[in-house]
Context: one part of a larger RNA
Molecule: large-subunit ribosomal RNA, domain II
Organism: Candidatus Bathyarchaeia archaeon
RNA sequence: GCCAGGGAGCUUACCGUUAUGGCAAGCCUAAACCUUUACAGGGUGGAGGCGAAGGGAAACCAAGUUCUCGCAACGCAAGUGAGGAGAAGCGUGUGAAAGUGCGUCGAGUCAUAGCGGCAAGGCUAGAAACCAGACGAUCUAUUCUUGGACAAGCUGAAGUCGGGCGAAAGCCCGAUGGAGGGCUGAAGCAGUUCUAACGUGCAAAUUGUUUGUCUGAUCUGAGAAUAGGGGUCAAAAACCAAUCUAGUCUGGUGAUCGCUAGUUCCUAACGAAGUGUAUCGUAGUACUGCCUUUAUGGAGACAGCGUGUCCUGUAGAGCACCGAUCGGAUAUGACGGGCCAGAAAUGGCUCGCUAUCCAUUCAAACUCCGAAGGGAUGCGCGUCGUAGAAGUAGGGAGACGGGUUUACGUGGCGUAAGGCUCGUAACCAAGAGGGGGACAACCCAGACUGAGGUUAAGGUCCCCAAGUUUUUGCUAAGUGUCAAACUAAAGGGCGUAUUGAAGCCAAGACAGCAGGGAGGUAAGCUCAGAAGCAGCUAUCCUUUAAAAAGUGCGUAACAGCUUACCUGCCGAGCUUCGAUGCCCCAAAAAUGGACGGGGCUAAAGCAAAGCACCGAUACCUCAGAUUUUUGUGAUUAUCACAAAGCAUGGUAGUUAGGCGUGGGGAUUGGGUCGAAGCAGGGCCGUGAGGUCCUGUGGACCGGUUCCUAUUGCAGAUCCUGGC
Numbered sequence: 001g002c003c004a005g006g007g008a009g010c011u012u013a014c015c016g017u018u019a020u021g022g023c024a025a026g027c028c029u030a031a032a033c034c035u036u037u038a039c040a041g042g043g044u045g046g047a048g049g050c051g052a053a054g055g056g057a058a059a060c061c062a063a064g065u066u067c068u069c070g071c072a073a074c075g076c077a078a079g080u081g082a083g084g085a086g087a088a089g090c091g092u093g094u095g096a097a098a099g100u101g102c103g104u105c106g107a108g109u110c111a112u113a114g115c116g117g118c119a120a121g122g123c124u125a126g127a128a129a130c131c132a133g134a135c136g137a138u139c140u141a142u143u144c145u146u147g148g149a150c151a152a153g154c155u156g157a158a159g160u161c162g163g164g165c166g167a168a169a170g171c172c173c174g175a176u177g178g179a180g181g182g183c184u185g186a187a188g189c190a191g192u193u194c195u196a197a198c199g200u201g202c203a204a205a206u207u208g209u210u211u212g213u214c215u216g217a218u219c220u221g222a223g224a225a226u227a228g229g230g231g232u233c234a235a236a237a238a239c240c241a242a243u244c245u246a247g248u249c250u251g252g253u254g255a256u257c258g259c260u261a262g263u264u265c266c267u268a269a270c271g272a273a274g275u276g277u278a279u280c281g282u283a284g285u286a287c288u289g290c291c292u293u294u295a296u297g298g299a300g301a302c303a304g305c306g307u308g309u310c311c312u313g314u315a316g317a318g319c320a321c322c323g324a325u326c327g328g329a330u331a332u333g334a335c336g337g338g339c340c341a342g343a344a345a346u347g348g349c350u351c352g353c354u355a356u357c358c359a360u361u362c363a364a365a366c367u368c369c370g371a372a373g374g375g376a377u378g379c380g381c382g383u384c385g386u387a388g389a390a391g392u393a394g395g396g397a398g399a400c401g402g403g404u405u406u407a408c409g410u411g412g413c414g415u416a417a418g419g420c421u422c423g424u425a426a427c428c429a430a431g432a433g434g435g436g437g438a439c440a441a442c443c444c445a446g447a448c449u450g451a452g453g454u455u456a457a458g459g460u461c462c463c464c465a466a467g468u469u470u471u472u473g474c475u476a477a478g479u480g481u482c483a484a485a486c487u488a489a490a491g492g493g494c495g496u497a498u499u500g501a502a503g504c505c506a507a508g509a510c511a512g513c514a515g516g517g518a519g520g521u522a523a524g525c526u527c528a529g530a531a532g533c534a535g536c537u538a539u540c541c542u543u544u545a546a547a548a549a550g551u552g553c554g555u556a557a558c559a560g561c562u563u564a565c566c567u568g569c570c571g572a573g574c575u576u577c578g579a580u581g582c583c584c585c586a587a588a589a590a591u592g593g594a595c596g597g598g599g600c601u602a603a604a605g606c607a608a609a610g611c612a613c614c615g616a617u618a619c620c621u622c623a624g625a626u627u628u629u630u631g632u633g634a635u636u637a638u639c640a641c642a643a644a645g646c647a648u649g650g651u652a653g654u655u656a657g658g659c660g661u662g663g664g665g666a667u668u669g670g671g672u673c674g675a676a677g678c679a680g681g682g683c684c685g686u687g688a689g690g691u692c693c694u695g696u697g698g699a700c701c702g703g704u705u706c707c708u709a710u711u712g713c714a715g716a717u718c719c720u721g722g723c
Base pairs, nucleotide, nucleotide: 001723002722003721004720005719006718011120012119014117015116016115017114018113019112020111021110022109023108026050027049028048032044033043034042035041054061055060065088066087067086068085069084073080074079089104090103091102092101093100094099123262124261125260126259130252131251132250133249134248135247141226142225143224144223145222146221147220148219149218150216152184153183154182155180159176160175161174162173163172164171165170188213189212190211194208196207197206228244230240231239265658266657267656268655269654270653276287277286278285279284290398291396292395293394294393295392296391300384301383302382304381305380306379307378308377309376310375311374312373316369317367318366323362324361327358328357329356330355331354333353335352336351337350338349339348340347341346402428403427405426406425407424408423409422411421412420413419433444434443435442448624449623450622451621452620453619454618458614459613460612461598462597463596467611469610470609471608472607473606474605480600481599491585492584493583495582496581497580498579499578500577501576502575503574504573512569513568514567515566516565518542519541520540523537524536525535548563552561553560625648626647627645628644629643630642631641632640633639634638659712661709662708663707664706665705666704667703668702669701670700677696678695679694680693681692682691683690684689
């Protein structure tokens, strides 16, 4: 992992509510007793409980009426009018009162069932822990008793002997001697390095190599001691039987867990919330809002549009208030600083300060102003509603982690973010289908079932269904082939197309080529020099078709070349400044590489038109199912038929109807002419499932109806077994 079996909202008491039934201003018995063939059943039993009156802390006091409207129903009509709605009273508490709280115009009670609550283990499984009592020192820690073990070699302490020296103390030399938590090293013990091997191992700690120690604080056998908040510890919180920051086993125990996982058949109807308040509260919970269901109610309701009236102080704007802000002018000197005059008093000037005026810039906590909008209300339209709206009262929930975009915001914070935090709407969540390469929330579109057709978004060269479609332009960059999500910018371009303005031009433009380009004069100054051309000043006049007191190069200074300017040749457009479209530069990331790919250039790119086609669960047609309602007919908790609907996506969840399993009561059947079970197949049902046939099997098994439950498995690292 697969298969089989097991496996999770159960039970009792009480409370609430709904349904059904009995009796009803009443209802019910409990224990116990009697009876009965046992159970069941029948009878007795009124103790007691609930209800029939409330209000008040209490003392205490104490209601049970009136009127109006009005659905159903009745009635020829007027109208009456159960239930219902409203108003007024009444009881009582409080209060000086006004007023206000609760109650009041009679329905309960018992039983059974469904759902929920609560107490209990309380849907199932799961802690780390806590406490108690036992069992452990054959592992290991320390200790005690009694035994055992330690090759070989090296070194050579004290002491002793001999010799020498010395006055002595003593010293020296040579032997001998054999000390030592001495040295090398085997056994033994240890376990350093390779951070080697192994790492489903030889092994839940081993193997190899290398290494430490090896007469001692040495190693070791057997026996014994210390026990769980305790031991033992040359101390690592180490070790105490593969278990240690408190052993193991059993019990308390089904500890507790706001956390995690799981939670078993079908179909149908509706269908959420992730908001607000509170919380030792933010992984939870309670109430509120949102969902569902039942009853009541009996005619209106409000998501849209228009319009009338009223309210508002935002965006914007403004500076009239308030506060801030830049420049200037004027004024007062009661004030402060500086300068001047003066012996001083004081005076004068000036800066600041303050105030006013003119002009400048601002504001969430400024407003002389002020929208769009928003809100309230009335009317009209629209939509929903007697196929039952609004309202009211009950039962049951779930949920209280939202997200994103996406759009919008003339919101806030942030450099920004798939950022944080808000508002409005939609979407996902809980929504399938088609498109966007793939892609929760972007575009189209809301899926009852089956069949056929038509379209939407988006597409039509091939992958790939449909145009290599028609017309006109643009692009040469493979730009592009991207609606967005998934963008490249400022700044540049004598790239190209379109367009606007101004100017020149057959009295000849623009470009090119050729000729002229002069004189006063080398202008004056400066300077060694300064002659158009280092610098300064000025920049006139003449001859001319035209020619600067000189545009650039050049010289030491001149010279020389050239330009402006004029003419000739030529013969038709030219020059400048803008705007727009496409394009280009700007443009850098790590394996080779991404327009989805191939590939595409008068396009298969971009812009603008036209026609055709493809394309979805959308729309249409046909057939069918369910549901709601209406009608008819049967019967009576419904069924059949017909019709209508803009009904039938769905997580949590609520509600309704069913299928199947074990057992029991009643009833009715099958079976050796073959039951159950098993295997294969046919048919029926939307489905859970049902039924039939054949084979096997060899003795029991069903239908209907009512009751009942240890009643349905794919999951829980689920349990047991098998493979």